[in-house]
Molecule: SAM riboswitch aptamer (S box leader)
Organism: uncultured Bacteroidota bacterium
RNA sequence: CACUUAUCAAGAAAGGCAGAGGGUAAUGGCCCGAUGAAGCCUUGACAACCUAUUCUUUAUUUCCAAUGGGAAAGAAGAAAAAGGUGCCAAUUCCAUCUCGAGUAAAAUCGGGAGAGAUAAGUC
Repeated sequence: CACUUAUCAAGAAAGGCAGAGGGUAAUGGCCCGAUGAAGCCUUGACAACCUAUUCUUUAUUUCCAAUGGGAAAGAAGAAAAAGGUGCCAAUUCCAUCUCGAGUAAAAUCGGGAGAGAUAAGUC
């Protein structure tokens, strides 16, 4: 880089350095920014995808035992936050292509696609 699966309306900022951009590319909007953008560092949080841990449940499976019971695996749920990531303006800020609802035409609303992000995996 490519492919597969899942999620993307929730959540969570202070300090230091720095000094003009930023909201991943484009276009159009709309925003953020000298009351300090990007980037880097420190600390703190948020979340719970993966690993590990604990607890609960079980019309499942296996094993041990043999009236009752126990253990392991699987599945479901919960807790916690140790490790691997991620993340901490605005829905992924909104739209772009398509289908539908709606309207006199618009506005507006909804589904899908595409693009992107993150995680886990495959080559």